[in-house]
Bacterial RNase P class A from a Lachnospiraceae bacterium, 350 nucleotides, folded computationally. It matches the Rfam family "Bacterial RNase P class A". By type it is a ribozyme. NCBI's taxonomy places the organism under Bacteria, Bacillati, Clostridia, Lachnospirales, Lachnospiraceae. Of the family's consensus pairs, 94% are formed in the model.
């Protein structure tokens, strides 16, 4: 300059007007609503959505139940060590795959317990001779019979580990080297592996386990509409008044009900749960790193029918995907576009 590969940042800006949602400080009425809890009503000042708030897939806090203690059944999980409150999550590393390379993918335990499935095509799909080669026999003498043969030919994704040789009637791990497999100790590594090396002739004969299934770890359940405290109403309980109370617009008549305190118990409705937390944001220190530990600083929405919105100016690169509902750590998946930085190839130029 181009092509790429890694890990990040930013998510229109600045004014000014109204409005909404929470806190704070002042100020406050014999104020209003309400049985009561409790809530409102005035000024001023600050504050008020995200990298994914989103899907709700996973782990954990929390809260209520439930539980001696064990096993079956469900579900997850799955190479090593390691971070972590904990994960299916990150981290570093082994094997494998794919890039010239930086890099990137990867649920990667068993298929020598057993079942299941494998379209076509092919004689044959786990157990076989189409075709081809060799041999014997027959005769019509180039064909038919019966045997061996997996070397070659064809089919297929996949056909008795490979490849070369010895061999033999043709042939085969029958037998040698080499590679592959399986096993044995040995070296190096916490380990997963890996590297030299000895043995074993391979009927241990194809694949699949995000197929049933087998080992092994691991899990109780339901969730802020959880639950917690106050609490009209309506059931129930106890004591007390009783020609006495109450109600039917003031009074009588008449009619209708026992009345009344307290205990209880939890509907409507209220308060909290609620945001100070495995918190953020700089430093150091220790680790390759995920993280950890230590000093300082900060306070950052919390509704409950549900606030974050509209108008105007001016500017630019003209603004995507999307809108918190208990809380945090993670994974997926959406995103106009700007931009930092390390690393890798190529080509040119010094």
């Nucleotide at each position: 300059u181009g092509a790429g590969u890694a890990a990040g940042a930013c998510a229109g800006a600045u004014g000014a007007u109204c409005g909404c949602g929470g806190c704070u400080g002042c100020a406050a009425g014999u104020g209003c609503c309400g049985a009561a809890a409790g809530g409102c009503c005035g000024c001023a000042g600050g504050u008020g959505a995200g990298g994914a708030a989103a899907g709700u897939c996973c782990g954990g806090g929390c809260u209520u139940c439930a539980c001696a203690g064990g096993g079956c059944a469900g579900g997850a999980u799955g190479c090593c060590g390691g971070a972590u409150a904990a994960c299916g999550u990150c981290c570093g590393g082994c094997g494998g795959a794919g890039g010239c390379g930086a890099c990137u993918c990867u649920a990667g335990g068993g298929a020598a317990a057993g079942u299941g499935c494998a379209a076509c095509a092919g004689a044959a799909a786990u157990a076989u001779a189409c075709c081809g080669c060799c041999a014997g026999u027959g005769c019509u003498u180039g064909c038919a019979c019966u045997g061996g043969u997996a070397a070659g030919g064809g089919u297929g994704g996949a056909a008795u580990g490979g490849c070369g040789g010895u061999g033999u009637a043709a042939g085969a791990g029958a037998c040698c080297a080499c590679c592959g497999c399986u096993u044995c100790g040995c070296u190096g590594g916490u380990a997963a592996c890996a590297g030299a090396g000895g043995a074993g002739g391979c009927a241990u004969a194809u694949g699949u386990a995000a197929a049933c299934c087998c080992c092994a770890u691991c899990c109780g359940a339901a969730g802020c509409a959880a639950g917690a405290c106050c609490g009209a109403a309506u059931a129930g309980a106890a004591a007390g008044c009783a020609u006495a109370c109450a109600g039917u617009g003031g009074c009588c008549c008449g009619c209708u009900g026992g009345c009344u305190u307290u205990c209880g118990g939890g509907u409507a409705g209220g308060u909290c749960g609620c945001u100070u937390g495995a918190a953020u944001c700089a430093g150091a220190u220790g680790g390759c790193g995920a993280c950890a530990u230590c000093u300082g600083a900060u306070c950052u929405a919390g509704a409950u029918a549900g606030a974050u919105g509209a108008u105007c100016a001016u500017c630019c690169a003209c603004g995507a995907c999307a809108u918190a509902a208990c809380c945090c750590g993670g994974c997926u998946u959406a995103u106009c576009g700007u931009u930092u930085u390390g690393c890798u190839c190529a080509a040119u130029u010094c």